[in-house]
Context: one part of a larger RNA
Molecule: small-subunit ribosomal RNA, central domain
Organism: uncultured bacterium
C1' cells in the first nucleotide's frame, strides 16, 4: 500500500461557516452511461494449463483443446446507480402562537469591601509569624468617627441549575441583536449530511500606541529559614493584571470522546415548555427537548461505557503505524518580536 485502528495504550483538527469533492428521502414515467445477457471480431506465434504423443526416462519437443479474466461493434434487459420530465411530504427550511436563558455588543447606574487623603477621639504600639526579624509608629501609628478620591471585582441569590459551535458568560437598568426550544401543521418541496483547500473566531500570557492603576503581583530588595536557599513563610515591590485600537493564535483548548442520521430493557433527579385527569396549595400520567446519576443487553485488554454509547449500521471530515533523536534541523508560509504552522534524516536501543 493493504489491514486494523484513534476514553486512558500511538491516534479526533481548539471551535464554527461554508467552496470543491464524497454520500443522500417517497414513488412514476422516459432515456440506457454505468450494470446484466445473447452474438461477432480481435486478443500473433512462443510462453501457461490441461489432455495425449517424440527422444531409454527427464529436461526439450510436437499436435490437440483451454486460458489470454481485455478492448471494439451489434441485439436485447431496465432492478439497482446516474441522468430527464412531471409529483408527494416522514428530512430540511420558513410562516404564526408563545414561554425561558450570567448568549452578544454598547451605554448608564448601585451598593459591600481593600487602599489613599482630609479632619475629629485617642495612646504605645501596630503587623506579621511555627517563632522572630525586616517593616510602620510619639513629625501620633494600629483601633474608631464624619468626609472624600480612586479603581477593580461583583458577597447572598447559586443549583453535577441556565445560556453559547468552541474559548467563555455572573450586581441593576435601558437600546440594538443572534441563537435554541414548545405548540401548530399555514407555506416551500429533498432545498439535505459532511466537508481537502478557503474564510471567520479562539483562554491565559506575551507585544505595539495611547490611557489608566486601588487590590494583587512575575522580576527585584530586605527578613527569615537551612549545611547552602538563586525557593517554600514574612515586609515591601514594578511589568502585568483594567480602558481603547490592532497583533499574537497557542493550552491537561478534556468528555483526553470529531459531525449527521436511525435503531436497541428499565430505573430516579433535574431545567424550560406542551396535552389529560382530579384538584384548596398542588398531585397524578403522558409527551418534546435540555441536563445528571443507577443500570440490563451488547461492547471492552480491563477500568468502564451504556438513548448524552465507548452497543447496533450507514455516510463524509481529520489523524496513528515501536521508543530515543524530535515537534529538534533544514527549507517554506506567517507574525513586529516571542514565536506558531508544516517537518525529516543520520545516528541508537
Nucleotide at each position: 500500500c493493504u489491514g486494523g485502528g484513534u476514553g486512558u495504550a500511538a491516534a479526533g483538527g481548539g471551535a464554527g461557516c461554508g467552496u470543491a469533492g464524497g454520500c443522500g428521502g417517497c414513488a412514476a414515467g422516459g432515456u440506457a452511461a454505468g450494470c446484466c445477457a445473447g452474438a461477432a471480431g480481435u486478443g500473433a506465434a512462443a510462453g501457461c494449463c490441461c489432455g495425449u504423443g517424440g527422444c531409454u526416462c527427464a529436461a526439450c519437443u510436437g499436435c490437440g483443446g483451454g486460458a489470454c479474466u481485455g478492448c471494439u461493434u451489434u441485439u436485447g434487459g431496465a432492478a439497482c446507480u446516474a441522468u430527464c420530465u412531471a409529483g408527494c411530504u416522514a428530512g430540511a427550511u420558513u410562516g404564526c402562537a408563545g414561554g425561558a436563558g450570567a448568549g452578544g455588543u454598547a451605554a448608564g447606574u448601585g451598593g459591600a469591601a481593600u487602599u489613599c487623603c482630609u479632619a475629629g477621639u485617642g495612646u504605645a504600639g501596630c503587623g506579621g509569624u511555627g517563632a522572630a526579624a525586616u517593616g510602620c509608629g510619639u513629625a501620633g501609628a494600629u483601633a474608631u468617627u464624619a468626609g472624600g478620591a480612586g479603581g477593580a471585582a461583583c458577597a447572598c441569590c447559586a443549583g453535577u441549575g441556565g445560556c453559547g459551535a468552541a474559548g467563555g458568560c455572573g450586581g441593576c437598568u435601558u437600546a440594538c441583536u443572534g441563537g435554541a426550544c414548545u405548540g401548530u401543521g399555514a407555506a416551500u418541496g429533498a432545498c439535505g449530511c459532511u466537508g481537502a483547500g478557503g474564510c471567520u473566531c479562539g483562554a491565559a500570557a506575551g507585544c505595539g500606541u495611547g490611557g489608566g492603576g486601588a487590590g494583587c503581583a512575575a522580576a527585584c530588595a530586605g527578613g527569615a529559614u537551612u549545611a547552602g536557599a538563586u525557593a517554600c513563610c514574612c515586609u515591601g515591590g514594578u511589568a502585568g493584571u483594567c480602558c481603547a485600537c490592532g497583533c499574537c493564535g497557542u493550552a491537561a483548548a478534556c468528555g483526553a470522546u470529531g459531525a449527521a442520521u436511525a435503531c436497541u430493557a428499565g430505573g430516579u433527579g433535574u431545567c424550560a415548555g406542551g396535552c389529560g385527569c382530579c384538584a384548596u396549595a398542588g398531585g397524578c400520567g403522558u409527551u418534546u427537548g435540555g441536563u445528571g446519576c443507577c443500570g440490563c443487553a451488547g461492547c471492552c485488554a480491563a477500568c468502564g461505557c451504556a438513548a448524552u454509547a465507548a452497543g447496533u449500521a450507514u455516510u463524509c471530515c481529520a489523524c496513528c503505524u515501536g521508543g530515543g533523536g524530535a515537534g529538534u534541523a533544514c527549507g517554506u508560509u506567517c507574525g513586529c518580536a516571542a514565536g506558531a504552522a508544516u517537518g525529516a534524516a543520520a545516528c541508537u536501543c